[in-house]
RNA sequence: UCCGAUAAAGGCAAAACCGGAGCGAUCCGGUGACGCAAAGCCACGGGUCCACCCCCUCUCACGGGCGGGGGAUAGCCGGGUUACCGAAG
Numbered sequence: 001u002c003c004g005a006u007a008a009a010g011g012c013a014a015a016a017c018c019g020g021a022g023c024g025a026u027c028c029g030g031u032g033a034c035g036c037a038a039a040g041c042c043a044c045g046g047g048u049c050c051a052c053c054c055c056c057u058c059u060c061a062c063g064g065g066c067g068g069g070g071g072a073u074a075g076c077c078g079g080g081u082u083a084c085c086g087a088a089g
Stems, first nucleotide, its partner, number of pairs: 002089001003086002011036002016031006034075001040081003044078003047073004052068002054065003
């Protein structure tokens, strides 16, 4: 350094519920633990999701799209970056 133990010390916190922010995806706080060895951090690539615009459906709405820029997700995957502990190999 790779690696990750029925190790030790500690850490994070899914769903659900309550309060708040947001059109929304979702986020923040509390309760709560399904899980996690980077479930620390970064939207760079892909995915998914959201609202808006555009296009099609005679107009609008509903619905749809091989379109556009924007946003969300780091607990979807990949990548980047930093880091606690130390058995075996």
Annotation:
The RNA shown here (c-di-GMP-I-GGC riboswitch aptamer) has 89 nucleotides and comes from Geomonas limicola. Model confidence (mean pLDDT): 85 of 100.